[in-house]
RNA sequence: GCCCCCUUAGCUCAACGGAUAGAGCGUUGGCCUCCGGAGCCAAAGAUGGAAGUUCGAUUCUUCCAGGGGGCA
Numbered sequence: 001g002c003c004c005c006c007u008u009a010g011c012u013c014a015a016c017g018g019a020u021a022g023a024g025c026g027u028u029g030g031c032c033u034c035c036g037g038a039g040c041c042a043a044a045g046a047u048g049g050a051a052g053u054u055c056g057a058u059u060c061u062u063c064c065a066g067g068g069g070g071c072a
Stems, first nucleotide, its partner, number of pairs: 001071007010025004018055001027043005048064005
């Protein structure tokens, strides 16, 4: 220098272009308990950034940023 893949919650992962972006673990609060743990209930919390296409974008296109791999 060229090519390919990845980036969604604190972590690990889902999500045919269409319903309020979900789950597990974690965190916080409550119930329970003598206390704690376990269990049960509830809550907070995310689409890497900027444009484009579309009635509608996590999804498709372009550029940028970061990470990984291959070739030279």
Molecule: transfer RNA
Organism: Candidatus Omnitrophota bacterium